[in-house]
Context: one part of a larger RNA
RNA sequence: CACCGCCCGUCACGCCAUGGGAGUUGGGAGUACCCAAAGCCGGUGAGCUAACCCAGCAAUGGGAGGCAGCUGUCUAAGGUAAGACCGAUGACUGGGGUGAAGUCGUAACAAGGUAGCCGUAUCGGAAGGUGCGGCUGGAUCACCUCCUU
Numbered sequence: 001c002a003c004c005g006c007c008c009g010u011c012a013c014g015c016c017a018u019g020g021g022a023g024u025u026g027g028g029a030g031u032a033c034c035c036a037a038a039g040c041c042g043g044u045g046a047g048c049u050a051a052c053c054c055a056g057c058a059a060u061g062g063g064a065g066g067c068a069g070c071u072g073u074c075u076a077a078g079g080u081a082a083g084a085c086c087g088a089u090g091a092c093u094g095g096g097g098u099g100a101a102g103u104c105g106u107a108a109c110a111a112g113g114u115a116g117c118c119g120u121a122u123c124g125g126a127a128g129g130u131g132c133g134g135c136u137g138g139a140u141c142a143c144c145u146c147c148u149u
Base pairs, nucleotide, nucleotide: 003112005109008105009104011102013099014098015097016096018094019093020092023089024088025087026086027085031081032080033079034078039074041072042071043070044069047067048066049065052063053062054061055060115136116135117134118133119132120131121130122129123128
């Protein structure tokens, strides 16, 4: 740049992030249950057993201790189940932001051409309209009351 001003919302187009979303998919951790290796510890141990003890001249027998085997608790891995948490993706859908020169109107700013605004209900392509209640941060004209000169 000063009304040939300013400015609002819908719609259309591009881009960006984002909410909802039947679901799909991935991750680590936890819970409950199933199964359970090796191992420690415990039980048992009719089988096996040189050292110690007892009996016996001896062969050998008995005991202690030990071993195999069996078994119990704990338990890695594995399996099953229902959830919670975190991430990715998802037809469709909601608004948001943004982008010199798109569309429709003109709501606001002057009494903005119906003063405006707030709350609420309702209606409408959109800004918005209407009803009810409230505010003056309303112009103008007239009147009243009070104060000052």

The prediction has a mean pLDDT of 82. Small-subunit ribosomal RNA, 3' minor domain from a Clostridiales bacterium, 149 nucleotides, folded computationally. It was read from a public genome assembly. It matches the Rfam family "Bacterial small subunit ribosomal RNA".